[in-house]
Description
Predicted 3D model of a 124-nucleotide RNA (SAM riboswitch aptamer (S box leader)) from Bacteroidetes bacterium UBA7692. The sequence was found by an Rfam model in a public genome assembly. The source organism's lineage runs through Bacteria, Pseudomonadati and Bacteroidota. The coordinates come from a structure-prediction model, not an experiment, and the mean pLDDT is 80.
């Protein structure tokens, strides 16, 4: 980099550098930054994906049992391995419903889906 999968309306700071835009394809808005944002480093949060520890329930097989193996859900913890610490994934773009408008196939809000992104975990 590529496929697959799960989650994305919740949560989470300070200090030092740096010096100008950022807010992870493009577009268009819109917030937000010299009262120094964005990034770097230190520490120190948040979260539970992998992992860790304790219960549980299902399947096969071996076993008298236990207990091995895979599955699925459930606490706790947070030392590992990531992510993560404005704003719903900031908001839309593409389907489709539904409601109001105008009197002409348009505009507006709402809701539902997808596509795109992110973040993990397996595969490659």
């Nucleotide at each position: 980099g590529a496929u697959u999968u799960a989650u994305c309306a919740a949560g989470a700071a300070g200090a030092a550098g740096c010096g100008a835009g950022a807010g992870u394809a493009c577009a268009g808005g819109c917030u937000u930054u010299a009262u120094g944002a964005c990034c770097u480093u230190c520490u120190g949060a948040c979260a539970a994906c992998c992992g860790u520890u304790c219960g549980g329930g299902c399947a096969a097989a071996u076993g008298a049992a236990a207990a091995u193996u895979g599955c699925c859900g459930g606490a706790a913890a947070a030392a590992g391995g990531u992510g993560c610490c404005a704003a719903c994934u900031c908001c839309u773009g593409c389907u489709c419903a539904a409601a109001c408008u105008a009197u002409a196939u348009g505009g507006u809000u709402u809701g539902a889906g997808a596509a795109a992104g992110a973040u993990g975990a397996a595969u490659u």